Background
The part of an RNA shown here (small-subunit ribosomal RNA, central domain) has 351 nucleotides and comes from Moraxellaceae bacterium CH22. NCBI's taxonomy places the organism under Bacteria, Pseudomonadati, Pseudomonadota, Gammaproteobacteria, Moraxellaceae. The coordinates come from a structure-prediction model, not an experiment, and the mean pLDDT is 89. It matches the Rfam family "Bacterial small subunit ribosomal RNA".
Context: one part of a larger RNA
RNA sequence: CUGGGCGUAAAGCGUGCGUAGGUGGCUAAUUAAGUCAAAUGUGAAAUCCCCGAGCUUAACUUGGGAAUUGCAUUCGAUACUGGUUAGCUAGAGUAUGGGAGAGGAUGGUAGAAUUCCAGGUGUAGCGGUGAAAUGCGUAGAGAUCUGGAGGAAUACCGAUGGCGAAGGCAGCCAUCUGGGCUAAUACUGACGCUGAGGAGCGAAAGCAUGGGGAGCGAACAGGAUUAGAUACCCUGGUAGUCCAUGCCGUAAACGAUGGGCACUAGGCGUGGGGGUCAUUUGACGAUUUUAGCGCCGCAGCUAACGCAUUAAGUACCCCGCCUGGGGAGUACGGCCGCAAGGCUAAAACUC
Numbered sequence: 001c002u003g004g005g006c007g008u009a010a011a012g013c014g015u016g017c018g019u020a021g022g023u024g025g026c027u028a029a030u031u032a033a034g035u036c037a038a039a040u041g042u043g044a045a046a047u048c049c050c051c052g053a054g055c056u057u058a059a060c061u062u063g064g065g066a067a068u069u070g071c072a073u074u075c076g077a078u079a080c081u082g083g084u085u086a087g088c089u090a091g092a093g094u095a096u097g098g099g100a101g102a103g104g105a106u107g108g109u110a111g112a113a114u115u116c117c118a119g120g121u122g123u124a125g126c127g128g129u130g131a132a133a134u135g136c137g138u139a140g141a142g143a144u145c146u147g148g149a150g151g152a153a154u155a156c157c158g159a160u161g162g163c164g165a166a167g168g169c170a171g172c173c174a175u176c177u178g179g180g181c182u183a184a185u186a187c188u189g190a191c192g193c194u195g196a197g198g199a200g201c202g203a204a205a206g207c208a209u210g211g212g213g214a215g216c217g218a219a220c221a222g223g224a225u226u227a228g229a230u231a232c233c234c235u236g237g238u239a240g241u242c243c244a245u246g247c248c249g250u251a252a253a254c255g256a257u258g259g260g261c262a263c264u265a266g267g268c269g270u271g272g273g274g275g276u277c278a279u280u281u282g283a284c285g286a287u288u289u290u291a292g293c294g295c296c297g298c299a300g301c302u303a304a305c306g307c308a309u310u311a312a313g314u315a316c317c318c319c320g321c322c323u324g325g326g327g328a329g330u331a332c333g334g335c336c337g338c339a340a341g342g343c344u345a346a347a348a349c350u351c
Stems, first nucleotide, its partner, number of pairs: 004322003007305002012319001014201002017198001021194003025088007033081002035077002038074005049065006091191001092188004096183003103177007110154001115149007125136002162169002206247006215241002220236004258318003262314002266296005272290006300307002324351003333344004
């Protein structure tokens, strides 16, 4: 390379947008580039293959043929692919009505709790553990009541629930704003899918500058435990956690499962919308249809586990990735970063 693969054995980029490229619905006409057919030219000789000939045979030598699967030109074919033209509406999209949601951004606001401060009552303990001690407390702690300050997070509802491309999103209110769903028509007329590069978003930790700092809490200190204990447990506690702005760009970023489209038994539950039927005071009930979220299960698939209309089934299109273990996601080089480091990415050697 031809292949074979990627849930768990090596392997799906963390995730969407999108350039080039690849690929692409129905009808008709045209063209004849791809495609197919024929002819001509060329495709050196030798070699290989077939039929013969010559050395007694063979190897060997030699005559003829075939082959040389290719290329070019010419004349044709027109189903499919491509180009051009004209149309279509089933893909895609726009307009209108409706409705759900922790989707995002900004501003405001509420109550509970912890801590601290001030004051009242009050007296000897509190706290902590397996047991203790460090610690706090007669300079009045803990407990309890009143008032105040400040920061962070939003019990119940709450869910096997919802929304978002992913990361993720949860008190309440307002403003701005994205996406999806649904009903019935009208309109555009293939405008689609994927996506190398690229440029966005991207938990936590970390970094820079300036704020903030209640609780928690790396580091650190002390007390225990222990043979030791640079831990687990306890008492404290700094960065940090929070806000603004700018970096970082990684995670078991997981469904360990890329995206799109079509097809292929069912059953049950749940949250959103629509239709039909029945009924009622009403909540509601039955059935059906959509687009979600889950459980079970047939065919099929799978090494098995399991997956099974939310496929890991059956097919097509596009992208990414894998190729024994270690060395190593390392060295070197390059790019990026303030740094930490990230991305790209070997070899010797060894089993």